[in-house]
This is a predicted structure of a 73-nucleotide RNA (transfer RNA) from a Chloroflexota bacterium. The coordinates come from a structure-prediction model, not an experiment, and the mean pLDDT is 82. Rfam family: tRNA. Its family is annotated with triplet codon-amino acid adaptor activity in the Gene Ontology.
RNA sequence: GGGCCUAUAGCUCAGCGGUCAGAGCGGCGGUCUCAUAAACCGCUGGUCCUCGGUUCGAAUCCGAGUAGGCCCA
Numbered sequence: 001g002g003g004c005c006u007a008u009a010g011c012u013c014a015g016c017g018g019u020c021a022g023a024g025c026g027g028c029g030g031u032c033u034c035a036u037a038a039a040c041c042g043c044u045g046g047u048c049c050u051c052g053g054u055u056c057g058a059a060u061c062c063g064a065g066u067a068g069g070c071c072c073a
Base pairs, nucleotide, nucleotide: 001072002071003070004069005068006067007066010025011024012023013022018056026044027043028042029041030040031039049065050064051063052062053061
């Protein structure tokens, strides 16, 4: 330098055009227990990497960029 992949909650990830973006773990509160853990119940949590474009409608499609990874030279 070229090609490909990834970027969504604190972490790991799902969702790949159509009410309000979700799960597990975590955190907080509660039940239970002498107490802790476990278990169970509830709650909490987002500039969907950035900018622009297409569309009635974009996390999702297109372009450019940023960051990370893999391959080639």